[in-house]
Molecule: c-di-GMP-I riboswitch aptamer
Organism: Cohnella sp. AR92
RNA sequence: GAUCGAUAAUGGCAAACCUUCCGAAAGUUGGGGACGCAAAGCUAUAGGGGCUUCGGCGACGAGCCAUGCCAGCCAGCUGCCGAU
Numbered sequence: 001g002a003u004c005g006a007u008a009a010u011g012g013c014a015a016a017c018c019u020u021c022c023g024a025a026a027g028u029u030g031g032g033g034a035c036g037c038a039a040a041g042c043u044a045u046a047g048g049g050g051c052u053u054c055g056g057c058g059a060c061g062a063g064c065c066a067u068g069c070c071a072g073c074c075a076g077c078u079g080c081c082g083a084u
Base pairs, nucleotide, nucleotide: 002084003083004082005081012037013036017032018031019030022027035072041077042076043075047074048073049070050069051068055065056064057063
């Protein structure tokens, strides 16, 4: 440096749900809680994908639109321990 995650150590994060801050919503902050995770660390006007529609467009109907979000969907970047 590359590939991998059998064993072990230090440990770390924390789904659903309950409660709570913010928000129109999606979502999100803090607390509790643990389904899982070897990147469940970081990145959302450099990518793909997904969610929402206050507002805008529209026959004001159907529907469409992100400037709002999601990194625990893919992707990119960085990285602990161990094995080869």